Model confidence (mean pLDDT): 84 of 100. Predicted 3D model of a 475-nucleotide part of an RNA (small-subunit ribosomal RNA, 3' major domain) from Oryza meyeriana var. granulata. NCBI's taxonomy places the organism under Eukaryota, Viridiplantae, Tracheophyta, Magnoliopsida, Oryza meyeriana. Rfam family: Bacterial small subunit ribosomal RNA. The full RNA is in RNAcentral, with records from SILVA.
[in-house]
Context: one part of a larger RNA
RNA sequence: UGACGGGGGCCCGCACUAGCGGUGGAGCAUGUGGUUUAAUUCGAUGCAAAGCGAAGAACCUUACCAGGGCUUGACAUGCCGCGAAUCCUCUUGAAAGAGAGGGGUGCCCUCGAGAACACGGACACAGGUGGUGCAUGGCUGUCGUCAGCCCGUGCUGUAAGGUGUUGGGUUAAGUCUCGCAACGAGCGCAACCCUCGUGUUUAGUUGCCACUAUGAGUUUGGAACCCUGAACAGACCACUGGUGUUAAGCCAGAGGAAGGAGAGGAUGAGGCCAAGUCAUCAUGCCCCUUAUGCCCUGGGCGACACACGUGCUACAAUGGGCGGGACAAAGGGUUACGAUCUCACGAGGGUGAGCUAACUCCAAAAACCCGUUCUCAGUUUAGAUUGCCGGCUGCAACUCACCUGCAUGAAGCAAGAAUUGCUAGUAAUCGCCGGUCAGCCAUACGGCAGUGAAUCCGUUCCCGGGCCUUGUACA
Numbered sequence: 001u002g003a004c005g006g007g008g009g010c011c012c013g014c015a016c017u018a019g020c021g022g023u024g025g026a027g028c029a030u031g032u033g034g035u036u037u038a039a040u041u042c043g044a045u046g047c048a049a050a051g052c053g054a055a056g057a058a059c060c061u062u063a064c065c066a067g068g069g070c071u072u073g074a075c076a077u078g079c080c081g082c083g084a085a086u087c088c089u090c091u092u093g094a095a096a097g098a099g100a101g102g103g104g105u106g107c108c109c110u111c112g113a114g115a116a117c118a119c120g121g122a123c124a125c126a127g128g129u130g131g132u133g134c135a136u137g138g139c140u141g142u143c144g145u146c147a148g149c150c151c152g153u154g155c156u157g158u159a160a161g162g163u164g165u166u167g168g169g170u171u172a173a174g175u176c177u178c179g180c181a182a183c184g185a186g187c188g189c190a191a192c193c194c195u196c197g198u199g200u201u202u203a204g205u206u207g208c209c210a211c212u213a214u215g216a217g218u219u220u221g222g223a224a225c226c227c228u229g230a231a232c233a234g235a236c237c238a239c240u241g242g243u244g245u246u247a248a249g250c251c252a253g254a255g256g257a258a259g260g261a262g263a264g265g266a267u268g269a270g271g272c273c274a275a276g277u278c279a280u281c282a283u284g285c286c287c288c289u290u291a292u293g294c295c296c297u298g299g300g301c302g303a304c305a306c307a308c309g310u311g312c313u314a315c316a317a318u319g320g321g322c323g324g325g326a327c328a329a330a331g332g333g334u335u336a337c338g339a340u341c342u343c344a345c346g347a348g349g350g351u352g353a354g355c356u357a358a359c360u361c362c363a364a365a366a367a368c369c370c371g372u373u374c375u376c377a378g379u380u381u382a383g384a385u386u387g388c389c390g391g392c393u394g395c396a397a398c399u400c401a402c403c404u405g406c407a408u409g410a411a412g413c414a415a416g417a418a419u420u421g422c423u424a425g426u427a428a429u430c431g432c433c434g435g436u437c438a439g440c441c442a443u444a445c446g447g448c449a450g451u452g453a454a455u456c457c458g459u460u461c462c463c464g465g466g467c468c469u470u471g472u473a474c475a
Stems, first nucleotide, its partner, number of pairs: 001475002003472003007469007015459002019422005026313008034304002042053002064299007073125001077124002079121003083117001087102006107114001127288002130286003136282002138277003141273001143271001148187002151184003154163003167178003193265004198233007208222003236259001239253005302441001319374007331362003337354001341350003381412001386407003390403002428451002431448004
């Protein structure tokens, strides 16, 4: 100087408390461990692995296994020979491939050749999702959006070092202020960026409002509103009072759409964990080279006594069923979204208007409201499981997709010890959309709006963190 202490002081955080909802019990989905297997490819393992890499494993993907094949190779460059390349048919085969036959001559040209492509040959070499993340780059997680981490000059100490950065206040903040052998500066904090909330100006098409009509109309008119884009304004403790050291600031009020960082996002200092990744990529070294490389078919990654994590659906009357009625935002669409009409109980089929989208389509928002029924029961609850008939995508749904209808109707009566999220348009609850994608195992992930709470006395305690100080036989 650090680190540590079941040492001390000060302070903060959904850390506790006060509340609300969950997990842990049930069924299912999904990931992991274990076991099994020819293979169940590999990685991730307290927080910070486990709906994670994977924004989508039937084939492909795919790296694994079995079998069938290839050896200059699926891919690159260089050399030689030959043939334009492409194409068609047959045999064999699970396919990859192997064999046979036919047709056919392009571009360019100095008529030698050349370019591109295919086949054959010899070597240099290719290739490796093989090993090492404890050889590495890059990227990332984490403490933590915590307030810290340093430097120059000066001063001080024999030196390691110290000071500054400590102290009194204050802040979300090493934020600011006062003091001080320190004076300054840098990386962080904040601000500058984006979204939302108010207004002004401007611009009006496909949007808005009128008009005629109530079926239509790419008609016509308007720019006040809404909305959409752009540019500005606005919030700064600016004003008033109190308090504070006449400071920094704090408290209350007024005005205001918004008040003390207005709300949210992006933004992550120096370091720690030999943290993670050689399977994104790159790369040293080692290893394989008729195989640890490459092609193909089938299987596996989907197994199942069990254990754990993350979720979905429930256990009902604040509810379930049926009928009627209302209100969004944000997205996506041409190999696409697909209206309308029609057939089907339905999934879906036929038809194919419109839209390269403020125009048209996905599209029905759902919780909600009104009416009616059920009357506390394993039920008109819950929907697992199973049987049968079907539909769609796709070469192909057996292993192993999704969806419909009919039948079946399991566990579950609010969950032990324990544990978790959340402070406001939040939790809870209700639907909608997107990416990936032929289809989909999505209940996941990422967004969007609707309805909309309770509680916060406080910092004794648990956990984590910051500053000062103290002890130490630790470095």